A computed fold for a 434-nucleotide RNA from an Acetobacteraceae bacterium, annotated as Bacterial RNase P class A. The organism belongs to Acetobacteraceae, within Bacteria. Its Rfam family is "Bacterial RNase P class A". By type it is a ribozyme. The model forms 93% of the base pairs in the Rfam consensus.
RNA sequence: CCAGGGGGCCGGGCAGCCGCGUCGCUUAUGCGCCGAGGAAAGUCCGGGCUCCACGAAACAAGGGUGGCGGGUAACGCCCGCCGGACGAGAGGCUUGCCUCGAAGUCCAGGGAAAGUGCCACAGAGAGUAUACCGCCGAUGGGCCAGCCUCUUUCGAGGGGUUGAUCACAGGUAAGGGUGAAAGGGUGCGGUAAAAGCGCACCGGGGCGCUGGUAACAGGGUCCGCAUGGCAAACCCCACCCGGAGCAAGACCGAAUAGGGGUCUCGCGCCUGCGCUCUUCGGGGCAAAGGCAGGGGUGUUUCGCCCCGAGAGGCCCGGGUUGGUUGCUGGAGUGGCCGGGCAACCGGUCGCCGAGAUGAAUGGCUGCCCCCGUGCGCCCGUCCGAAAGGAUACCGCGCGCGGGACAGAACCCGGCUUACAGGCCCCCUGGCAAA
Numbered sequence: 001c002c003a004g005g006g007g008g009c010c011g012g013g014c015a016g017c018c019g020c021g022u023c024g025c026u027u028a029u030g031c032g033c034c035g036a037g038g039a040a041a042g043u044c045c046g047g048g049c050u051c052c053a054c055g056a057a058a059c060a061a062g063g064g065u066g067g068c069g070g071g072u073a074a075c076g077c078c079c080g081c082c083g084g085a086c087g088a089g090a091g092g093c094u095u096g097c098c099u100c101g102a103a104g105u106c107c108a109g110g111g112a113a114a115g116u117g118c119c120a121c122a123g124a125g126a127g128u129a130u131a132c133c134g135c136c137g138a139u140g141g142g143c144c145a146g147c148c149u150c151u152u153u154c155g156a157g158g159g160g161u162u163g164a165u166c167a168c169a170g171g172u173a174a175g176g177g178u179g180a181a182a183g184g185g186u187g188c189g190g191u192a193a194a195a196g197c198g199c200a201c202c203g204g205g206g207c208g209c210u211g212g213u214a215a216c217a218g219g220g221u222c223c224g225c226a227u228g229g230c231a232a233a234c235c236c237c238a239c240c241c242g243g244a245g246c247a248a249g250a251c252c253g254a255a256u257a258g259g260g261g262u263c264u265c266g267c268g269c270c271u272g273c274g275c276u277c278u279u280c281g282g283g284g285c286a287a288a289g290g291c292a293g294g295g296g297u298g299u300u301u302c303g304c305c306c307c308g309a310g311a312g313g314c315c316c317g318g319g320u321u322g323g324u325u326g327c328u329g330g331a332g333u334g335g336c337c338g339g340g341c342a343a344c345c346g347g348u349c350g351c352c353g354a355g356a357u358g359a360a361u362g363g364c365u366g367c368c369c370c371c372g373u374g375c376g377c378c379c380g381u382c383c384g385a386a387a388g389g390a391u392a393c394c395g396c397g398c399g400c401g402g403g404a405c406a407g408a409a410c411c412c413g414g415c416u417u418a419c420a421g422g423c424c425c426c427c428u429g430g431c432a433a434a
């Protein structure tokens, strides 16, 4: 320098003016301090805290997690390792296949030999695997020909054998074709054609051995290979899990309405549908109507309509609005030292400057910064005899435009998602130079 890949960080700065929120001081108006994020987001996991339920534990039900080891308060998170897929490339030979494989990326990565279920379309066949095209047709069969032999009525017929042919029975799973997937792969032998049928190598399975805490790896030996895939289908195995959430919860508690208690005042007259108590003498409640009364219809008369038993004071308890609290200093964070490959842990010194509740944290201007774009200049290049013309990168000046995603609401650890622009660091392979 080229190619590939990984990680971390910032996310506008300063000043002036105006404005908003908590708090403090003033004194009725001001002043001062402080005032969002890496995700405050999604509310997807895990906890703290609070209340509720519950003798404890186990089982069951339901939900979740799933290689191994470690970290952590805990986790589905993080770190390291293992295995698999991909991966620049390298090697091998039978030259289009196999093996190895950097940095690194991805993996819901337990069990398919407990059982059940499913495998669309295509395809002959999708699971007790299959036979469409193809190959063969050794063996059996049909037809034809040659040869040998037997019989003969001399036309022919029977038997045997060889060859050719048909592709009928049948054999096969090389090859083609379908598919995400078709009963290990390549090669040689073998065969009628084939096939782990036999062999070599690769792959695979069983059982010991060695190494490792383990996942697992290496090697030995045996086995021609013996049960295709899906559990993000049911299921099985191991482990974990009580529910609701700051609108949790606690305290104070107004007006008005309603509940209970008590006191005071009031509840006109007549008839009495009916109910009820009774010592049978009577008493209580009371529908409906009439008279009188009050109110409305602007006023008066008439008419019509409505009302007629509760009102007030005091006390008690519950709730709503509201207020206070919970509330922000905590599994916090920066440097250094030590342990650890790392995540992380321990020690020590320092730092902490939101807490709103219809919910503040903003706007304008100027200068600077970054990005994009246009014009001009410088430098250079090209054309031209010259005059002159054309023009790229970088740089300078001027003009214009832009500076993201988003916004706390009890707190913390994670994950995921969004994000203009910019900065830094690291790893691998190749080339060149020293």
Base pairs, nucleotide, nucleotide: 001430002429003428004427005426006425007424008423009422010421012368013367014366015365016364017363018362020035021034023032024031025030037405041416042415044414045413046412047411048410049245050244051243052242062241063240064239065238066237067081068080069079070078071077082109083107084106085105086104089100090099091098092097093096110236111235115234116233117230118229119228132176133175134172135171136170139169140168141166142165144163145162146161147160148159149158150157151156184202185201186200187199188198189197203225204223205222206221207220209218210217211216249325250324251323252322259316260315261314262313263312264311265310268291269290270289271288274285275284276283277282293307294306295305296304297303332351333350334349335348336347337346338345339344369403370402371401372400373399374398375397376396377395380391381390382389383388
A source record names the gene rnpB. Model confidence (mean pLDDT): 76 of 100.